[in-house]
Molecule: transfer RNA
Organism: Pseudobdellovibrionaceae bacterium
RNA sequence: GGGGCCGUAGUUCAAUGGAUAGAAUACCCGGCUUCGAACCGGUUGGUUGCAGGUUCGAGUCCUGCCGGCCCCA
Numbered sequence: 001g002g003g004g005c006c007g008u009a010g011u012u013c014a015a016u017g018g019a020u021a022g023a024a025u026a027c028c029c030g031g032c033u034u035c036g037a038a039c040c041g042g043u044u045g046g047u048u049g050c051a052g053g054u055u056c057g058a059g060u061c062c063u064g065c066c067g068g069c070c071c072c073a
Stems, first nucleotide, its partner, number of pairs: 001072007010025004018056001028042004049065005
């Protein structure tokens, strides 16, 4: 330099172009316990990497850029 895959909650991941972007786990609160762990219930947490484009509507499709991994040279 060329090509491929990926980027969504603190973390690991979902989400057919269409409902208020969900789940597990973690944190926090409560229950349970002599106290904890485990278990049960609940709350909080998101500029979907950034900027544009297409569309009535974009996490999803298109373009550029940024970052990570891999392949070729």